RNA sequence: UCAUGCAGAGUGGCUGAGGGACGAGCCCAGUGACGCCACGGCAACCGGUUCUGGAUCAUAUAUCCUGAUCGCAGGUGCCAACUCUCUCCCGGAAACGGGGAACAUGA
Numbered sequence: 001u002c003a004u005g006c007a008g009a010g011u012g013g014c015u016g017a018g019g020g021a022c023g024a025g026c027c028c029a030g031u032g033a034c035g036c037c038a039c040g041g042c043a044a045c046c047g048g049u050u051c052u053g054g055a056u057c058a059u060a061u062a063u064c065c066u067g068a069u070c071g072c073a074g075g076u077g078c079c080a081a082c083u084c085u086c087u088c089c090c091g092g093a094a095a096c097g098g099g100g101a102a103c104a105u106g107a
Stems, first nucleotide, its partner, number of pairs: 001107005010039005018028003023086003040079003045075002047072001048070001050068002053065004083102001088099004
């Protein structure tokens, strides 16, 4: 910088008091949260498989691009709550909707 963030997916062991980024709210948490480890799972960003179409080319089995497909002993990520909600702007009586910021993940 770009893309995505309304879907999906948990058991066991260790530890022991805070955790959900910040502020506010609201939640989770000694019936053990958070974290770490093991195993399992989800998803499909990258990589890979297969297929379609196109470009390059004298030709295409080669290279590149679009789309689809498969979950693959691959690289990441994730497995409470929409990114838990709100904060700034616009619309709206409100509910809510749209956008932005910030944050997270990937390339």

The RNA shown here (SAM riboswitch aptamer (S box leader)) has 107 nucleotides and comes from a soil metagenome. It matches the Rfam family "SAM riboswitch aptamer (S box leader)". Rfam's curators write: The SAM riboswitch is found upstream of a number of genes which code for proteins involved in methionine or cysteine biosynthesis in Gram-positive bacteria. The SAM riboswitch acts at the level of transcription termination control. The predicted structure consists of a complex stem-loop region followed by a single stem loop terminator region. An alternative and mutually exclusive form involves bases in the 3' segment of helix 1 with those in the 5' region of helix 5 to form a structure termed the anti-terminator form. This entry represents the conserved core of the complex structure involving helices 1-4. Model confidence (mean pLDDT): 81 of 100.